This is a predicted structure of a 346-nucleotide RNA (Bacterial RNase P class A) from a Chromatiales bacterium. The coordinates come from a structure-prediction model, not an experiment, and the mean pLDDT is 77.
[in-house]
RNA sequence: CGAGUUGGCCAGACAGUCGCUCCGCCUGCGGGCGGGGAGGAAAGUCCGGGCUCCACAGGGCAGGGUGCCAGGUAACGCCUGGGAGGCGCGAGCCUACGGAAAGUGCCACAGAGAACAGACCGCCGAUGGCCUUCGGGCACAGGCAAGGGUGAAACGGUGCGGUAAGAGCGCACCGCGCCACUGGCAACAGUGGUGGCAGGGCAAACCCCACCCGGAGCAAGACCAAAUAGGGGAACAACGUGUGGCCCGCACGGUUCCCGGGUAGGUCGCUCGAGGUGUGUGGUGACACACAUCCCAGAUGAAUGGCUGUCCACGACAGAACCCGGCUUAUCGGCCGACUCGAUUA
Numbered sequence: 001c002g003a004g005u006u007g008g009c010c011a012g013a014c015a016g017u018c019g020c021u022c023c024g025c026c027u028g029c030g031g032g033c034g035g036g037g038a039g040g041a042a043a044g045u046c047c048g049g050g051c052u053c054c055a056c057a058g059g060g061c062a063g064g065g066u067g068c069c070a071g072g073u074a075a076c077g078c079c080u081g082g083g084a085g086g087c088g089c090g091a092g093c094c095u096a097c098g099g100a101a102a103g104u105g106c107c108a109c110a111g112a113g114a115a116c117a118g119a120c121c122g123c124c125g126a127u128g129g130c131c132u133u134c135g136g137g138c139a140c141a142g143g144c145a146a147g148g149g150u151g152a153a154a155c156g157g158u159g160c161g162g163u164a165a166g167a168g169c170g171c172a173c174c175g176c177g178c179c180a181c182u183g184g185c186a187a188c189a190g191u192g193g194u195g196g197c198a199g200g201g202c203a204a205a206c207c208c209c210a211c212c213c214g215g216a217g218c219a220a221g222a223c224c225a226a227a228u229a230g231g232g233g234a235a236c237a238a239c240g241u242g243u244g245g246c247c248c249g250c251a252c253g254g255u256u257c258c259c260g261g262g263u264a265g266g267u268c269g270c271u272c273g274a275g276g277u278g279u280g281u282g283g284u285g286a287c288a289c290a291c292a293u294c295c296c297a298g299a300u301g302a303a304u305g306g307c308u309g310u311c312c313a314c315g316a317c318a319g320a321a322c323c324c325g326g327c328u329u330a331u332c333g334g335c336c337g338a339c340u341c342g343a344u345u346a
Stems, first nucleotide, its partner, number of pairs: 001342010012311007020037007039317001043328002046326005051217004058248004063213005068082005083097001084095004098208002103206002105202003120148002122144003129138003156174006175197001176195008221268004231259006239253004275294008
């Protein structure tokens, strides 16, 4: 200097003028003063909760979710660290990562043969048979799956011995199974021994295993006000109802369902929180603890806009509606740190 990997931060700023909205104080009720006023994703509604109600019973089945280990957290399908597998020269990145010996199922086409299979091209072929120039040649019975080919994948791999030719047939090493020891909380890794050895893949196939799971949702729910027709019909008494389904149990009891009519305005919930920031301590880290400090939107046909001037990074994606912790998606730019590779110079 170039090319990369990874972590963090910012989100136009300032001034003037008019306007909107919330809170507090004052008020002659006209208003005045002060303070505050959209995001890193507010988005998707995908997870997890807080909160409210069913409701102060519960249990089981079906159903659903997660899936290496250990931690963090209110909790999680999230985050952190580690292990294994894979990609990359590397910094790093990805993983739907329990079980294929419980069972069932699938693996097109090609190929002889795709689960306990198989002979297309081939190799051998002693004895017996045929031929012979007596060197040998041919073919049958029989033997082989080591070589070649097909395929994503061929029933362990490489080498040596052995054999008519071969084959874990035997041996060495690797692989696989089992056992023991060492390190580690563990996943797992290493070392040693032993056995010729039980055979591919797919569970993001059904399934098995481990752990977890009431339901509904701020249009939850509570209160005040208003209004009418408590009008009509139906079911049921070993019955009916009770916040996903079924069963057992429990509780309540006259219950439930359908049609029709009337009213529908306001207040609360509604923002002090698993809160933010700073410092210190502990921890590899996520994070935890202690101290100090701050209050930072609460609309409801939906509030932050218009104009002027200056600066500049010339402004993308984009607007809260009960709240919070995550994940995912969209995106113009700017700043800071660490690390990797390459070239050159000293």
Rfam family: Bacterial RNase P class A. Rfam links the family to the GO terms dimeric ribonuclease P complex, ribonuclease P activity and tRNA processing.
It was read from a public genome assembly, where an Rfam model found it.
The source organism's lineage runs through Bacteria, Pseudomonadati, Pseudomonadota, Gammaproteobacteria and Chromatiales.